[in-house]
Context: one part of a larger RNA
RNA sequence: CUGGGCGUAAAGCGCGCGUAGGCGGUUUGCUAAGCCAGAUGUGAAAGCCCCGGGCUUAACCUGGGAACUGCAUUUGGAACUGGCAGGCUAGAGUACGGUAGAGGGUGGUAGAAUUUCCUGUGUAGCGGUGAAAUGCGUAGAUAUAGGAAGGAAUACCAGUGGCGAAGGCGGCCACCUGGACUGAUACUGACGCUGAGGUGCGAAAGCGUGGGGAGCAAACAGGAUUAGAUACCCUGGGAUUGCACGCCGUAAACGAUGUCAACUAUCCGUAGUUAUCCUUUAGGGCUUUUUUGCUCAGCUAACGCCGUUAAGUGAUCCGCCUGGGAAGUACGACCGCAAGGUUAAAACUC
Numbered sequence: 001c002u003g004g005g006c007g008u009a010a011a012g013c014g015c016g017c018g019u020a021g022g023c024g025g026u027u028u029g030c031u032a033a034g035c036c037a038g039a040u041g042u043g044a045a046a047g048c049c050c051c052g053g054g055c056u057u058a059a060c061c062u063g064g065g066a067a068c069u070g071c072a073u074u075u076g077g078a079a080c081u082g083g084c085a086g087g088c089u090a091g092a093g094u095a096c097g098g099u100a101g102a103g104g105g106u107g108g109u110a111g112a113a114u115u116u117c118c119u120g121u122g123u124a125g126c127g128g129u130g131a132a133a134u135g136c137g138u139a140g141a142u143a144u145a146g147g148a149a150g151g152a153a154u155a156c157c158a159g160u161g162g163c164g165a166a167g168g169c170g171g172c173c174a175c176c177u178g179g180a181c182u183g184a185u186a187c188u189g190a191c192g193c194u195g196a197g198g199u200g201c202g203a204a205a206g207c208g209u210g211g212g213g214a215g216c217a218a219a220c221a222g223g224a225u226u227a228g229a230u231a232c233c234c235u236g237g238g239a240u241u242g243c244a245c246g247c248c249g250u251a252a253a254c255g256a257u258g259u260c261a262a263c264u265a266u267c268c269g270u271a272g273u274u275a276u277c278c279u280u281u282a283g284g285g286c287u288u289u290u291u292u293g294c295u296c297a298g299c300u301a302a303c304g305c306c307g308u309u310a311a312g313u314g315a316u317c318c319g320c321c322u323g324g325g326a327a328g329u330a331c332g333a334c335c336g337c338a339a340g341g342u343u344a345a346a347a348c349u350c
Base pairs, nucleotide, nucleotide: 004321005320006319007303008302012318014201015200016199017198021194022193023192025088026087027086028085029084030083031082033081034080035077036076037075038074039073040072041071042070049065050064051063052062053061054060091191092188093187094186095185096183097182098181099180103177104176105175106174107173108172109171110154115149116148117147118146119145120144121143125136126135162169163168206247207246208245209244210243215241220236221235222234223233258317262313263312265295268293269292271290276285277284278283298306299304323350324349325348332343333342334341335340
């Protein structure tokens, strides 16, 4: 390198968009680059292989043939791939009308609760635990009633419910905005798929600047527990958590399962959405899309929450793997304010 693989053994980039490249629907004509056939030239000799000959055999020597799978020129062929030209509509897309949705962004607003402050009532405890103590309280706490402030999150609805490429998204209202599904027509006419580099998005934590700070709470302090207790439990508590702008670029970023279309039991149920029909309180039938469960065939080393949402069948393109450790480390390079990230070895050892 080939072969072989990537749900769990090593292995799918966290996820999109997209350049080059690779691959690509149907039909007609032309072409002849790939492709196929013939001819000519060449492909040194020796060697290998086949049939013979010579040394007593053999090694060895030697005659003839084949082969040299290639290259060049030339003559034909036209199914397939490519190229050029012209069509088509089943892929892809556009226009028009609808539908559902925590999809995204900005601004506003609501109620419950926690905390703090003020005022009233009221008196000796409260709080906390396995049990306690630290802590708070006669300077009037806890409890209770009224008022005020402020921040953060949105009970019930709520659902193997919905939306989004992924990360993720949940009170209500308005504005701006992306996608999906669907109906009946019309239009464009392969405009498609994948995608090395590239580029954008990307939980939490962390970083910079500014404002904010109710609750929770790394660090830290105290009380317990314990042989000890740098913990689990308790009382406190400041970064952080929230906002704006800018970085970081990583996660068991998981379905541990890359993307796109096709085929395979037109299998059996469940739920939501849309359209349509029957009925019209609400339910039922059919179809599509999405989602969930259980199996057939098949696959698998087995497991199997695989099985039309495949881990089945055949195919496209990309990524990745090659014994364990050393190590996702060192060095170098690039990126970053830093923390660090990306790329990525070897000696040695088993």
Small-subunit ribosomal RNA, central domain from an uncultured prokaryote, 350 nucleotides, folded computationally. Its mean pLDDT, the model's own confidence on a scale to 100, is 81.